A computed fold for a 99-nucleotide RNA from a marine eukaryotic metagenome, annotated as SAM riboswitch aptamer (S box leader).

C1' cells in the first nucleotide's frame, strides 16, 4: 500500500509490584494487584486442513498459522443531515487478517 472485519463471544493459576485503556479531550480499570511475562483453558473462524457439495459458493469441523479473552475500536475528534438535548449516517486515525 489494497482488500475484508468491528455493539457478538472467551480467564483462572503463578512471578513481578504501579501503571494501564494507540494518540489528543473525557470517561474510566487498577495495591480487593495494573502493565508485562510464563502454564493451562477458552473464544472466534481471517488463512490452511479435513468432511459435505460440486459449477462456484454456503455449511460443517477445530489438528495447524494468526488474533482476541473490562467497558461498542470505552466514547468522542473530521464532514454532512437532524436542531440545540440529541441522534443518524459517512470519514480520518488506530487494531486483526490476507495478499
Nucleotide at each position: 500500500c489494497u482488500u475484508a472485519u468491528g455493539a457478538a463471544g472467551a480467564a483462572a493459576g503463578g512471578a513481578u509490584g504501579a501503571g494501564g485503556g494507540a494518540u489528543u479531550g473525557g470517561c474510566c480499570c487498577u495495591u480487593u494487584g495494573a502493565c508485562u511475562c510464563c502454564u493451562u483453558g477458552g473464544c472466534a473462524a481471517c488463512c490452511u486442513g479435513u468432511u459435505c457439495a460440486g459449477u462456484a459458493u454456503a455449511a460443517a469441523u477445530a489438528a495447524g498459522g494468526u488474533g482476541c479473552c473490562a467497558a461498542a475500536u470505552c466514547c468522542a475528534g473530521c464532514g454532512g443531515a437532524u436542531a440545540u438535548a440529541u441522534u443518524c449516517c459517512g470519514g480520518u486515525a488506530g487494531a486483526u487478517a490476507a495478499g